Predicted 3D model of a 115-nucleotide RNA (TPP riboswitch aptamer (THI element)) from Deinococcus maricopensis. Rfam family: TPP riboswitch aptamer (THI element). About the family: Vitamin B(1) in its active form thiamin pyrophosphate (TPP) is an essential coenzyme that is synthesised by coupling of pyrimidine and thiazole moieties in bacteria.
RNA sequence: UGCUGUCACCAGGGGUGUCCCCAUACGCGGGGGCUGAGAGGGCCGAGCACAGCGGCCUGACCCUAGGAACCUGAUCUGGUUCACACCAGCGGAGGGAGCGUGACAGGCGCAACUG
Numbered sequence: 001u002g003c004u005g006u007c008a009c010c011a012g013g014g015g016u017g018u019c020c021c022c023a024u025a026c027g028c029g030g031g032g033g034c035u036g037a038g039a040g041g042g043c044c045g046a047g048c049a050c051a052g053c054g055g056c057c058u059g060a061c062c063c064u065a066g067g068a069a070c071c072u073g074a075u076c077u078g079g080u081u082c083a084c085a086c087c088a089g090c091g092g093a094g095g096g097a098g099c100g101u102g103a104c105a106g107g108c109g110c111a112a113c114u115g
Stems, first nucleotide, its partner, number of pairs: 001109003004105006010098001011064004017034006027048002040058006070095003076089004
């Protein structure tokens, strides 16, 4: 000095589903189940009852190149499920955010110096 591991810090990226029951406009909420690391909270707007969408902020969580975190294809294909989830495919696909800083530890490599 490089590599590796652990921890801390800073920065960045990302998703938030599904089923059932109840309520119904001074409203758009309440409860329960499932999967998952995560299904939380607030504000604004649109639209509106066989209903309930979008944006922003924020919490927790996951991921940051050895990058299936996550997005697109995709209202995809096969299996399975009430549905989501799950398994296989698509997939050697196309995208995707730090090769960050510091401390500690150990081994190895390289270089220099001293005896």

Record summary: The prediction has a mean pLDDT of 79.